[in-house]
This record gives sequence, C1' cells and structure tokens, in this order.
RNA sequence: GCCCCCUAGCUCAGUGGUAGAGCGCGUUCUUGGUAAGAACGAGGUCACCGGAUCGAUUCCGGUGGGGGCU
Repeated sequence: GCCCCCUAGCUCAGUGGUAGAGCGCGUUCUUGGUAAGAACGAGGUCACCGGAUCGAUUCCGGUGGGGGCU
C1' cells in the first nucleotide's frame, strides 16, 4: 500500500421495509431421582461517526479493532 471481517454470553445466518438459528442461561412440566425430553421466556444502541435514500444490519466515505497478501 491492497483485500476481507466486525450482528445475543459463544459460533454464525440475514445484503434496502422495525433481526433470527444452534448451543448456552432462566421458569415451568415430565421422572422415584439425575440426565435426557417438552413448553414458555429473558438477553441486541447490528463496533463508532457521517453521507445518500421516504426508509439502512444491508449502499457510500471515514475512524477503531481483528485477520490476510505484498
């Protein structure tokens, strides 16, 4: 100097119209009991600042952090 990534506690989807899954966590049910199982629930300023748009997690620019190439 160039490229990629940043979304729930963790691993990741979602690529313009008010964000989901698995695991984990909580409550209840089930069991003689534990594990397993079932139902419900909590948990997110979508890294930050600006721009374009009626509208941004999504597009554009910058900043920060991480990774890679030269």
Record summary: A computed fold for a 70-nucleotide RNA from Arthrobacter polaris, annotated as transfer RNA. Model confidence (mean pLDDT): 81 of 100. It matches the Rfam family "tRNA". Rfam links the family to the GO term triplet codon-amino acid adaptor activity. The same sequence occurs in records of 3 taxa. The organism belongs to Arthrobacter, within Bacteria.